[in-house]
Context: one part of a larger RNA
RNA sequence: UGACGGGGGCCCGCACAAGCGGUGGAGCAUGUGGUUUAAUUCGAAGCAACGCGCAGAACCUUACCAGGGUUUGACAUGGAAUCGCCGCGGCGAGAGAUCGCCGUUUUGCAGCAAUGCAACGGUUCACACAGGUGCUGCAUGGCUGUCGUCAGUUCGUGUCGUGAGAUGUUGGGUUAAGUCCCGCAACGAGCGCAACCCACGUUUCCAGUUGCCGCCCGCGAGGGGGCUCUCUGGAGAGACUGCCGGGGACAACCCGGAGGAAGGUGUGGAUGACGUCAAAUCAGCACGGCCCUUACGUCCGGGGCGACACACGUGUUACAAUGGAGGUCACAGAGGGAAGCCACCCUGCGAGGGGGCGCGGAUCCCGAAAAGCCUCCCCAGUUCGGAUUGGAGUCUGCAACCCGACUCCAUGAAGCUGGAUUCGCUAGUAAUCGCGCAUCAGCCAUGGCGCGGUGAAUACGUUCCCGGGCCUUGUACA
Numbered sequence: 001u002g003a004c005g006g007g008g009g010c011c012c013g014c015a016c017a018a019g020c021g022g023u024g025g026a027g028c029a030u031g032u033g034g035u036u037u038a039a040u041u042c043g044a045a046g047c048a049a050c051g052c053g054c055a056g057a058a059c060c061u062u063a064c065c066a067g068g069g070u071u072u073g074a075c076a077u078g079g080a081a082u083c084g085c086c087g088c089g090g091c092g093a094g095a096g097a098u099c100g101c102c103g104u105u106u107u108g109c110a111g112c113a114a115u116g117c118a119a120c121g122g123u124u125c126a127c128a129c130a131g132g133u134g135c136u137g138c139a140u141g142g143c144u145g146u147c148g149u150c151a152g153u154u155c156g157u158g159u160c161g162u163g164a165g166a167u168g169u170u171g172g173g174u175u176a177a178g179u180c181c182c183g184c185a186a187c188g189a190g191c192g193c194a195a196c197c198c199a200c201g202u203u204u205c206c207a208g209u210u211g212c213c214g215c216c217c218g219c220g221a222g223g224g225g226g227c228u229c230u231c232u233g234g235a236g237a238g239a240c241u242g243c244c245g246g247g248g249a250c251a252a253c254c255c256g257g258a259g260g261a262a263g264g265u266g267u268g269g270a271u272g273a274c275g276u277c278a279a280a281u282c283a284g285c286a287c288g289g290c291c292c293u294u295a296c297g298u299c300c301g302g303g304g305c306g307a308c309a310c311a312c313g314u315g316u317u318a319c320a321a322u323g324g325a326g327g328u329c330a331c332a333g334a335g336g337g338a339a340g341c342c343a344c345c346c347u348g349c350g351a352g353g354g355g356g357c358g359c360g361g362a363u364c365c366c367g368a369a370a371a372g373c374c375u376c377c378c379c380a381g382u383u384c385g386g387a388u389u390g391g392a393g394u395c396u397g398c399a400a401c402c403c404g405a406c407u408c409c410a411u412g413a414a415g416c417u418g419g420a421u422u423c424g425c426u427a428g429u430a431a432u433c434g435c436g437c438a439u440c441a442g443c444c445a446u447g448g449c450g451c452g453g454u455g456a457a458u459a460c461g462u463u464c465c466c467g468g469g470c471c472u473u474g475u476a477c478a
Stems, first nucleotide, its partner, number of pairs: 001478002003475003007472007015462002019425004026317008034308002042053002064303002067300004073129001077128002079125006087104007106119005131292002134290003140286002142281001144279001145277001147275001152191006158167003171182003197269004202237007211227003215224003240263001243257005306444001319418001323377006335366003340359002344355004384415001389410007431454007
């Protein structure tokens, strides 16, 4: 100087408390451990691994396994020789990779032609080489997690100290903040904080189609006309403790009030200092070293990554009456759409099928649910719950046996609110309800990322648990 303390002081954070909903019990989904296996590819490991890399494992992906092939190679550059191929079409063998056979204009220049040269492509030969998701994240770059959006971390000059170093950065107040004020052997400055950026909330102007309708016609669809309004999207305004009162060192600032759409950082996002964990990643990529070279490379069909006595994490659906079922009936936002979204009609109980309009879209299409109203159920393993299984189908795709989703009929399991424990959340939040998108042929999505609808409760307080900041103290630790 740090780090640490079941030392002290001050102060924060859904840290506790207050409150609401969950987890731990059940079924299922998914990830992991373990076990099994020819293989169940590899990585991730307290917080910060475990719906994580995977925003899509039937083949492919694929890195794994057994088997069938191949060796200048699936891919790049270079040499020589040779061919006019290559490609396309067809036939045969084979599980396929692949192999064999047949047919079929390479182009340009010179030349009548033969032919020659060049380009392009193929084949062959040997060699340089290719190739490796093989090892090392304890050799690395890059990128990322975490403490932590925490308020810290440093430098120049000066001063003090033999020196390590100190001072500044401590102190008195204050703040979300090393934020600001005051003081002070310090005076300044850098990286952080804040602001500048984006979205939402109010308003003005500009603009007016595909949007809108106060006006006219029409029962209506719509037409005319218009851009006031809604909206859209561009430029501005607006909030600054600016004003008033009180407190305070007359300061910073704090409390209350006015006006205002909004008030003391308006709300949310983006933004992550010096550093820590030899943290993660050689399998995204790059890269040093090491290793393989008829194999640790490469191609193929098949299997596996989907196994199952078990154990854990994350979720989802429930156990019901604030509910379930039938009927009726409203109201979004944000997105996506051409090998696509699909109106409408016909057909099927249905998934869907057959026709077919419009739309590269403020125009057309994908499109609400919970809520409300009426009726039934009457507390029961039930009209709760839907696992599991049997049967019959639909669709995608070369192909759904291993191993897809969905539909219909039947079957109806566990489950009566879950021990110790443990998690999230302070407001348009939690809870609850549905909708969209990426990946994607399809989908194992209950995941992820977004969007809106309905819409709470509670915070006395900081003693205690956890994490953190500043000052101070002890130390046999560095």
This is a predicted structure of a 478-nucleotide part of an RNA (small-subunit ribosomal RNA, 3' major domain) from an uncultured bacterium. The full RNA is in RNAcentral, with records from ENA and SILVA. It matches the Rfam family "Bacterial small subunit ribosomal RNA".